The part of an RNA shown here (large-subunit ribosomal RNA, domain VI) has 253 nucleotides and comes from an activated sludge metagenome. It matches the Rfam family "Bacterial large subunit ribosomal RNA".
[in-house]
Context: one part of a larger RNA
RNA sequence: CGCAGGAAAAUUGCGGGGUUCGGUUCCUAGUACGAGAGGACCGGAAUCGACGCACCUCUGGUGCACCGGUUGUUCUGUCAAGAGCAUGGCCGGGUAGCUACGUGCGGAAGGGAUAAGCGCUGAAAGCAUCUAAGCGCCAAGCCCCUCCCAAGAUGAAUUUUCCCCGAAGGAUCGUCGGAGACCACGACGUUGAUAGGCUUCAGGUGGAAGCGUGGCAACACGUUGAGCCGAGAAGUACUAAUCAUCCGUUCGG
Numbered sequence: 001c002g003c004a005g006g007a008a009a010a011u012u013g014c015g016g017g018g019u020u021c022g023g024u025u026c027c028u029a030g031u032a033c034g035a036g037a038g039g040a041c042c043g044g045a046a047u048c049g050a051c052g053c054a055c056c057u058c059u060g061g062u063g064c065a066c067c068g069g070u071u072g073u074u075c076u077g078u079c080a081a082g083a084g085c086a087u088g089g090c091c092g093g094g095u096a097g098c099u100a101c102g103u104g105c106g107g108a109a110g111g112g113a114u115a116a117g118c119g120c121u122g123a124a125a126g127c128a129u130c131u132a133a134g135c136g137c138c139a140a141g142c143c144c145c146u147c148c149c150a151a152g153a154u155g156a157a158u159u160u161u162c163c164c165c166g167a168a169g170g171a172u173c174g175u176c177g178g179a180g181a182c183c184a185c186g187a188c189g190u191u192g193a194u195a196g197g198c199u200u201c202a203g204g205u206g207g208a209a210g211c212g213u214g215g216c217a218a219c220a221c222g223u224u225g226a227g228c229c230g231a232g233a234a235g236u237a238c239u240a241a242u243c244a245u246c247c248g249u250u251c252g253g
Base pairs, nucleotide, nucleotide: 001152005163006162007161008160009159010158011157015149016148017147018146021049022048023047024046025045026044027043033038051106052105053104054103055102059100060099061098062097066093067092068091069090070089071086072085073084074083075082076081110144111143112142117137118136119135120134164252169247170246171245172244173189174188175187176186177185194240195239196238197236198235199234200233201232203229204228205227210223211222212221213220214219
């Protein structure tokens, strides 16, 4: 942009794509079979591998804007406490997110038509013959089934509800996102929890500073599970979503 007004929601499925795997153990059963050694078909159960999809509760990884420890040096006049630089200086941990080595799930079952193959009935050809007429069985393969996309399926489908004259509605703009290269998509814009802030909580670190007490001191203890705390959860209009503009028109040529 189209689908001859607009909006919201729910569908159909033309068609397309994905998947399609294997092992081991046990039962049946030490049965059938076999002199024995050995040892099943069929059917049932459990479990594992590889692969695939999704997710982050658990186990881990990462987590250069979180916390702590620590070396050297410069600076904040000094002590103390801090800041900068040194690969994030180095080291120990680590929230969200993203992840696999982690977790959950999947291949099942079934139907139809068949291949090779196995048959029934059966002539041509008084016999025989699965085939010539006719009728069955049978594969990880084919078509369904199953999972995903799907009406630009221009063949543009269907259903329901709502709106109507600068209208309905859409866009610009702004605050943002588990959405994202941009665009798009989605949420919100005061009739407001969209983001930030704040409060509380979760979670991380691991016991702040100051002061007191003890010790010659290093330091220890108490105040104190303290202080700090990125992305998490809830609440709360404190801040910012202000104001406004444009397109769209005559019940749908």